[in-house]
RNA sequence: AGAGUUUGAUCCUAGCUCAGGAUGAACGCUAGCGACAGGCUUAACACAUGCAAGUCGAGGGGCAGCGGGGGUGAUGGCUUGCCAUCACCUGCCGGCGACCGGCGCACGGGUGAGUAACACGUAUGCAACCUGCCCGCCACAGGGGGAUAAGCGGAAGAAAUUCCGUCUAAUACCGCGUGACGCGGCAUCGGGGCAUCCCGGUGCCGCCAAAGGGAUUACCGGUGGCGGAUGGGCAUGCGGCGCAUUAGCUAGUCGGCGGGGUAACGGCCCACCAAGGCGACGAUCAGUAGCCGACCUGAGAGGGUGGCCGGCCACAUUGGGACUGAGACACGGCCCAAACUCCUACGGGAGGCAGCAGUGGGGAAUAUUGCACAAUGGGGGAAACCCUGAUGCAGCAACGCCGCGUGAGUGAAGAAGUAUUUCGGUAUGUAAAGCUCUAUCAGCAGGGAAGAGAAUGACGGUACCUGACUAAGAAGCCCCGGCUAACUACGUGCCAGCAGCCGCGGUAAUACGUAGGGGGCGAGCGUUAUCCGGAUUUACUGGGUGUAAAGGGAGCGUAGACGGUUCUGCAAGUCUGAAGUGAAAGCCCGUGGCUUAACCGCGGAACGGCUUUGGAAACUGUGGAACUGGAGUGCUGGAGAGGCAAGCGGAAUUCCUAGUGUAGCGGUGAAAUGCGUAGAUAUUAGGAGGAACACCAGUGGCGAAGGCGGCUUGCUGGACAGUAACUGACGUUGAGGCUCGAAAGCGUGGGGAGCAAACAGGAUUAGAUACCCUGGUAGUCCACGCGGUAAACGAUGAAUGCUAGGUGUCGGGGAGCAAAGCUCUUCGGUGCCGCCGCAAACGCAGUAAGCAUUCCACCUGGGGAGUACGUUCGCAAGAAUGAAACUCAAAGGAAUUGACGGGGACCCGCACAAGCGGUGGAGCAUGUGGUUUAAUUCGAAGCAACGCGAAGAACCUUACCAAGUCUUGACAUCCCGGUGGCGCAUGCAGAAAUGUAUGUUUUCUUCGGAACACUGGAGACAGGUGGUGCAUGGUUGUCGUCAGCUUGUGUCGUGAGAUGUUGGGUUAAGUCCCGCAACGAGCGCAACCCUUAUCCUUAGUAGCCAGCGAGUAAAGUUGGGCACUCUGGGGAGACUGCCAGGGACAACCUGGAGGAAGGCGGGGAUGACGUCAAAUCAUCAUGCCCCUUAUGAUUUGGGCUACACACGUGCUACAAUGGCGUAAACAAAGGGAAGCGAAGACGUGAGUUGGAGCGAACCCCAAAAAUAACGUCUCAGUUCGGAUUGUAGUCUGCAACCCGACUACAUGAAGCUGGAAUCGCUAGUAAUCGCGGAUCAGAAUGCCGCGGUGAAUACGUUCCCGGGUCUUGCACUCACCGCCCGUCA
Repeated sequence: AGAGUUUGAUCCUAGCUCAGGAUGAACGCUAGCGACAGGCUUAACACAUGCAAGUCGAGGGGCAGCGGGGGUGAUGGCUUGCCAUCACCUGCCGGCGACCGGCGCACGGGUGAGUAACACGUAUGCAACCUGCCCGCCACAGGGGGAUAAGCGGAAGAAAUUCCGUCUAAUACCGCGUGACGCGGCAUCGGGGCAUCCCGGUGCCGCCAAAGGGAUUACCGGUGGCGGAUGGGCAUGCGGCGCAUUAGCUAGUCGGCGGGGUAACGGCCCACCAAGGCGACGAUCAGUAGCCGACCUGAGAGGGUGGCCGGCCACAUUGGGACUGAGACACGGCCCAAACUCCUACGGGAGGCAGCAGUGGGGAAUAUUGCACAAUGGGGGAAACCCUGAUGCAGCAACGCCGCGUGAGUGAAGAAGUAUUUCGGUAUGUAAAGCUCUAUCAGCAGGGAAGAGAAUGACGGUACCUGACUAAGAAGCCCCGGCUAACUACGUGCCAGCAGCCGCGGUAAUACGUAGGGGGCGAGCGUUAUCCGGAUUUACUGGGUGUAAAGGGAGCGUAGACGGUUCUGCAAGUCUGAAGUGAAAGCCCGUGGCUUAACCGCGGAACGGCUUUGGAAACUGUGGAACUGGAGUGCUGGAGAGGCAAGCGGAAUUCCUAGUGUAGCGGUGAAAUGCGUAGAUAUUAGGAGGAACACCAGUGGCGAAGGCGGCUUGCUGGACAGUAACUGACGUUGAGGCUCGAAAGCGUGGGGAGCAAACAGGAUUAGAUACCCUGGUAGUCCACGCGGUAAACGAUGAAUGCUAGGUGUCGGGGAGCAAAGCUCUUCGGUGCCGCCGCAAACGCAGUAAGCAUUCCACCUGGGGAGUACGUUCGCAAGAAUGAAACUCAAAGGAAUUGACGGGGACCCGCACAAGCGGUGGAGCAUGUGGUUUAAUUCGAAGCAACGCGAAGAACCUUACCAAGUCUUGACAUCCCGGUGGCGCAUGCAGAAAUGUAUGUUUUCUUCGGAACACUGGAGACAGGUGGUGCAUGGUUGUCGUCAGCUUGUGUCGUGAGAUGUUGGGUUAAGUCCCGCAACGAGCGCAACCCUUAUCCUUAGUAGCCAGCGAGUAAAGUUGGGCACUCUGGGGAGACUGCCAGGGACAACCUGGAGGAAGGCGGGGAUGACGUCAAAUCAUCAUGCCCCUUAUGAUUUGGGCUACACACGUGCUACAAUGGCGUAAACAAAGGGAAGCGAAGACGUGAGUUGGAGCGAACCCCAAAAAUAACGUCUCAGUUCGGAUUGUAGUCUGCAACCCGACUACAUGAAGCUGGAAUCGCUAGUAAUCGCGGAUCAGAAUGCCGCGGUGAAUACGUUCCCGGGUCUUGCACUCACCGCCCGUCA
């Protein structure tokens, strides 16, 4: 000293929470010793028992008990007059129960119920008072009297207790005498003060005393008085509490006069008189509370507390009362009443622990019925002494603070164990063990204090000292996600649980539980509760109010607060000096004593305060005198929707009357309700009535705000300019108060054209109690009242001064000039821009949200709530004032990045549009869902799953199901034993796997064995298409081949961030150019790569054939040649290079030339940062979990091919641009050895046979088809269409039943161009036509390729979809599939 928590991130505001300290504490776990301190905070609840206040015989009468003496008698012993014992008598002595008397009991001790008060604190006053014992001084004590208790006798009662009779004493009581300096009264003199008054002197009158005891010269007492000291009483100033949802209170109340009473003043009490007194500076009521020194906290200012110690107060079961006394209205006294408890003979009595112990109860919770008066102190006493639960000590409990210990050194095989592990190790850890030491505490033994100046020690055989002895007897608690120091494993699986806040836990939890390890503190550690701090989060120090909570709707103005210039007085504030006080303890500083510390002693400082007094006079205040600058008045002048009242005007709407006129009008997005042939709308004329005042009109004007708009008149308020005659601070603000106060609303009475809540109808809609339409009543208007609120906003209170500029506009004035005007200047308003400064930012910025001053109002987390209750106001509606319980950890402001918008701007894309062809309808194929099933294995799920994984399920595949088998296993490595195999052949059982039987049978060798193979065995292990794609790698899809995504440095911003990357152009492009606080760079774009289009060159075989030969029926067939085509390699070519125009002299665009190709020539490969917890654990790999005679392995059969249905993708069609038939023409790209397979032959055909050639520019597949030509069909369910079915076959294969393809013949279904909706395509494209390949034994309408024929259309970007850039709004950021409100469950 700060930290966590609102957000995707940021700054701010704001609350919540934490880290610190403290406690009379309690609870949980744990516990060795000592010193010091503290220990019923709750029931001021009730109390058994014991003790806590007595003492004095030197005041007295006495003598019950005790001891002694004396006397008498008896008994015993004897030393014969002594001893012992007993009985009786004797107050004679020591003493003494009870009694009279004195002093004390009013202290000490306890408690905090009451008390908001002169109770307390502090400072004063008493000229209004008292004070026992104590101190000093003055004076005195003469002489008498009458009682009474105890006692004795008697009586009543259960008892407590009481009564009667009788005796007696005193330092008990009472007269008399004396009595001053005393007191009172009267008179008088002097002095003083602060009003009443006070002090002193003189004269006269009146009044009051006494006690004795005793050791007898001591000493202790007694009486009166004065003074002191101590202790009290009373009064006063100031101070310390929450509520105004308590605003009025008060009749002895305020005062006076006269009395009474008191120690004393006083309505303290009383009679009379008077009507006052207190209160917004908070009376009164109700609530709470003992106050202070101090204690805790805090940097301080403050805040909280008042236990222990000390001072004061109050109380003593509750309430009341007095008595005694110096002192009480009395804790262990009295009386009365009440409640409770106890005793009782029922008549009546007794009691008061908030004293010390102790008990019950209450409670989370608080101790011994201890020892001693040795010390300190108190009471009594002359004293000895007695009493003292005050006090000194001890006991109990870690309740607190402080101190000490639980060992120290050495010790690496880094032991064992434990935990973890990547199995190598690592940690615990020098820790232990071992070796060497030591003895503080505890235990044992011996000595043994101070506390007490002579005696006396409860504590106590205590503190302390010494000796011997053993590492022995002595460590726990909390925490380890962040805040906050400290991490791993296992268990658990939104369960159990944790949590101070944020928050953890849904199968890999450093946050739960346990363990290991670690961190912190340590005889304690945590938790809970409370207080302060942090919190500047009530802000005096030290906050705010435009938008976060917060400026009153506005003005006038009372109290109050604040207030211009000069001179002068006073001295209240202020400053300064001095004095008093501010108790002690405590805190702080210094020092000393307990071994140290805590603790304690001593000294100092401090105690912010209050009081008294001397001084100063700047400032504030106050008195006086002046001034004119603030303010106001006068005069002159103009501006204005300022207000009120009366009158007038025209346009328009509506209505009425009349005319013209005819079928519609009106209304809407479109309609309908409505009006209209009974004549509307339209139009003309006349009239009625109400309301509002077009243009002018303007971030123009006026007004305090609300607000004010036709014209005229009257009355009237304010502001402004000029002038400088007058007043002379008259000012500012303003709690309460008063007034004004839009619209709606209310009351009474008018008025009512238009408009129009409510209401009605028509539409819209899922609904539509709305938006739209047709109507329409209150109301809107006027008069008089009420109400008193608004986003009454500039969300910005009023006033004054100061602080760069620029530019408009309204009103007025001045100056200059060349004057319909212009320029300069000055006051007052009203706008905009902008510097300094301010601000969280936005923004404000002479009209401040700047710099200052003054006053008022208001705020203190969100919700509950401007609600409830209370009160005031109101006719009502309602307004004003205005909480709490409970609940949340946020709510909020400004700005930032994104995403989003049925916001805007620009741009792009087969996105729409323009076209062509489809899908959706039919049949079939295929995939999916669903259903079914023993199983129909699994995955994929909008685009981006669905002819997808699967480039090919009859067995296999195969993961699924049924049944049968195996268990170190079908597959890998290691060990041991046995065999010689393996393989081949054969038989039997079986569905097969498998089991079993027979025959045959190794290599090398140093003869030990080795290699290989099989078999048997044990265990490590194998195996898993089991789970988790939300634990992962890798791979892939998608936005999207969209033009974007970033970074360094700099700059701007408190910051998130921005800039760059935006802007102007341009592009397919963040492509390029220009500009610019940016300048560079990277990943993307483009290019580099492949292919295609042209040419050149090179090379020609299996390709080609122009020329030259040969040759055929024909044929590159052949010699030959590489010219051409073609193929392979290498190059050239295209770059806006050239021209013209546009553009900014740019980039670039448009057109042109040349060229095979022109502005990226066409196509492909290539996929930025990232998004979707996107897909895949079943390609593969892989963590963790799971199975292990099974979730592994194997075999047969079945299933993946099911079928009321739904969807996707396709094929074939519905026909004449066609079908069929005949005979002809032209490709490209591929494949081929367990292969392609020619010719030939056979078969209607699938195919069979055959086998040439070819590992292929050579041979084969191989026929290209559409097309063109000819013929036929003639619009029909057909010569279209081919599904389905029957029969017969072919091929592949161990095997075509479930379940293959193909062929022939026969059969000949639906279907005549397809609803809503929807898909593809911009050129060699769509459409159409065929060909090939992969997979593959066989099995494509799918997929991947190839070529042939070969269009139409694009005006354009309004709209749909998707995307990009800029901008705007936002309460979204999991980002609109968002957020969120209400109802119901």